[in-house]
Parts: sequence; C1' cells; structure tokens
RNA sequence: UUCUUCGGGGCAGGGUGUAAUUCCCGACCGACGGUAACAAUUCUUUGAAAUUGAAGUCCGUGACCCGCGAAAGCGGUGGAUCUAGUGAGAGUCUAGAACCGACUGUAAAGUCAGGAUGGUAGAAGAA
Repeated sequence: UUCUUCGGGGCAGGGUGUAAUUCCCGACCGACGGUAACAAUUCUUUGAAAUUGAAGUCCGUGACCCGCGAAAGCGGUGGAUCUAGUGAGAGUCUAGAACCGACUGUAAAGUCAGGAUGGUAGAAGAA
C1' cells in the first nucleotide's frame, strides 16, 4: 500500500389516557483509542519484572447535524461528577449520591420504528 473478516447495548413491573416501551413512578444500557495507586496470571531473572483486563460523565475519536466541494474530501458543531474515605499523590481505587445520551416519525423517545442489509472510530488477519 492492497485485500478479507469483525466492528453498540438497553423500559421488567406499574399509573393516567381514546391513544404513550415517548408523559408519570420505576427499570435498564454504556462504541473505539489513550491513561491507570486496582485485579488476575506467569516465572528457581521473585523484580522499579512480564502479560492480560479495568473510566458513559479525565484526554481524544466516531455515528448524527451544519457549511464548502463535481467528487474524493476539508472545516465546524457536538452530552454528562460530585461528596466522603484511604493515601505522598485519586480524573481512574473503595463507598455513597448524582448526572448524560444525534436526526426523522409517532401522545413529547438514550431504550420503539426509520435512514441503516448503511457509514465510522477502530480491531484482527492475509499478501
């Protein structure tokens, strides 16, 4: 560089209503890369060791949307965390309490249907 494969989860139960998985009570979910004071495993190099795993809200990426462009693509926009504990140190550990989630449709949707048997961050493999 080319090719192949893979590449997102979730309203149980109940209330109101003509009608709601959309409202209300409540339930449930957490893409990809990085970081890591945690965890597991391995070794008669027992170590400042190696390997693997570990964050929705810490850093970044992506889907959606907007603009430009014939196209490829480029640019822009883009959600959310505190408290306590331990400690030399916590944004990642432990405990508790919070919060967040594109567009179109429809009784107002993170969870239903649709664009999408799509696309993408990326992962693995082959040449």
Predicted 3D model of a 127-nucleotide RNA (FMN riboswitch aptamer (RFN element)) from uncultured Companilactobacillus sp. Lineage of the source: Bacteria > Bacillota > Lactobacillales > Lactobacillaceae > Companilactobacillus. Its Rfam family is "FMN riboswitch aptamer (RFN element)". From the family's description: The RFN element is a highly conserved domain that is found frequently in the 5'-untranslated regions of prokaryotic mRNAs that encode for flavin mononucleotide (FMN) biosynthesis and transport proteins. The prediction has a mean pLDDT of 82. The RNAcentral record of the sequence draws on MGnify.